[in-house]
RNA sequence: GGGGAUGUAGCUCAAUUAGGAGAGCAUCGGUCUGUCGAACCGAAGGUCGUGGGGGCAGAACCCAUCAUCCUCGCCA
Numbered sequence: 001g002g003g004g005a006u007g008u009a010g011c012u013c014a015a016u017u018a019g020g021a022g023a024g025c026a027u028c029g030g031u032c033u034g035u036c037g038a039a040c041c042g043a044a045g046g047u048c049g050u051g052g053g054g055g056c057a058g059a060a061c062c063c064a065u066c067a068u069c070c071u072c073g074c075c076a
Base pairs, nucleotide, nucleotide: 001072002071003070004069005068006067007066010025011024012023013022019056027043028042029041030040031039049065050064051063052062053061
C1' cells in the first nucleotide's frame, strides 16, 4: 500500500423489514440488616467513531475519513 471485519451508556453487548435507542454489570439513592455484604425497589447515564449525501424518516443505506483487529503484498 490492497482487501475485509468492528466502532451504540463507564464496561460487555442487543436493537428483526429503516418507523419509540435497550439489557446485564458497574455507579448513585432507598428498603432490609446491630454493621457490611447479599437480595429487592428506583434513578441517573447516549454527538449510535467523525464529516457529508440520498430519503417523509437513519444506529442501519451511499461517499469520504479516523481508530482497532485480521489477511495479502512490497521494501529490507
Molecule: transfer RNA
Organism: Melioribacteraceae bacterium